Context: one part of a larger RNA
């Protein structure tokens, strides 16, 4: 390279969205580039292979065939692919009407709790732990009533309930905006699907500048624990956690399972809708369609399981993997203010 893999052995790109490329629905007519069939020419000799013939045989020599997967070019075929017309509605996709939903931006607001400050009653403890001690408290605290104030965070509802590509979202009100689903209908005519590079988004930590800082709290200090304790546990604490911009591009960024499409028994829960009938206070019950969850047939996997959200069948793209260390390293490029990220190997060992 190939054959072969990628849910757990090694391997699915965190996630979009798109450019180039790959591949692409039904039907009719047309070319004849690919396809397919025959013709010619070529495709040196030697060697390979068959069949003979020469040295006693064989290696060797030699004759003659075959083979030469290939290329021009000429004729023909028209199923497929491709290409041109010209058409179609069952992919896609617009238009109307309607549903849910912590999807996302922004500005306002609301209570509970904590903490500090103040002021009132009040008196000696009080927090903490297995036990304890540092801490706090006669300068009067912990409890308890009133006020004040400032941050961050929404109990209950709250649900293997919802919305999102992922990341991820959760008090309430308004304003802006993306997306899904459902029904009946009309139009567009293939406009589709994958997607190297590009672009943008992407948890937490981390940078940067300016704010803000109650609560929690890396680091640090103290008290304990212990042989020892640079930990667990207790007292305190700065960074950080919050905004605002703007970087960083990482994660068990997990479904450890890329996307789209067809195709295959049944069961049962549950979201959101839409039709019907039957009852009716809500609402149930049945068909059907989306989302999501448990079981389970056929298959399918070493095995676990998977199984109408497939790990099955079958096509289409596009990522990726090739024995353990050495190593996601070191050199060099790109990118970063930095941390470092990215692409990434060799000697070398077993």
């Nucleotide at each position: 390279c190939u054959g072969g893999g990628c849910g757990u052995a090694a391997a699915g790109g965190g996630c979009g969205u798109g450019u180039a490329g790959g591949u692409g629905g039904u039907u009719u007519a047309g070319u004849a580039a690919g396809u397919u069939g025959g013709g010619u020419g070529u495709g040196a000799a030697a060697g390979c292979c068959c069949u003979g013939g020469g040295c006693u045989u064989a290696a060797c020599c030699u004759a003659g065939g075959a083979a030469u997967g290939g290329c021009a070019u000429c004729c023909a075929a028209a199923a497929c692919u491709a290409c041109u017309a010209a058409a179609c509605u069952a992919g896609a996709g617009u238009a109307g009407a309607g549903u849910a939903g912590a999807g996302g931006g922004a500005a306002g607001u609301g209570g509970a709790a904590u903490u500090u400050c103040c002021g009132g009653u009040g008196u000696a403890g009080c927090g903490g732990u297995g036990a304890a001690a540092u801490g706090c408290g006669u300068a009067g605290a912990u409890a308890u009533c009133g006020g004040a104030a400032a941050g961050a965070a929404c109990a209950u509802c709250a649900g293997u309930g919802g919305c999102g590509a992922a990341g991820g979202c959760g008090g309430c009100u308004u304003c802006c905006u993306g997306g899904a689903c459902u029904c009946a209908u009309a139009c567009u005519g293939a406009c589709a699907c994958u997607g190297a590079g590009g672009c943008g988004c992407g948890a937490a930590a981390g940078c940067a500048u300016g704010g803000g800082g109650a609560g929690c709290g890396a680091a640090c200090a103290g008290g304990a624990u212990u042989a020892g304790a640079u930990a667990c546990c207790c007292u305190g604490g700065u960074a950080g956690u919050c905004c605002a911009u703007g970087c960083c591009g990482u994660a068990a960024a997990c479904g450890a399972u890329g996307a789209g499409a067809a195709c295959u028994a049944g069961a049962g829960g549950u979201u959101g809708g839409a039709a019907c009938c039957a009852u009716u206070a809500a609402g149930u019950g049945u068909u059907u369609u989306u989302g999501u969850c448990u079981c389970g047939u056929a298959g399918c996997u070493a095995a676990c399981g998977c199984g109408a959200u497939a790990a099955g069948u079958u096509c289409u793209c596009c990522g990726c993997c090739u024995g353990g260390g050495g190593a996601g390293u070191a050199c060099g490029g790109c990118c970063g203010c930095a941390a470092g990220g990215u692409u990434a190997a060799a000697a070398c060992u077993c």
The part of an RNA shown here (small-subunit ribosomal RNA, central domain) has 350 nucleotides and comes from a metagenome.
The RNAcentral record of the full RNA draws on SILVA.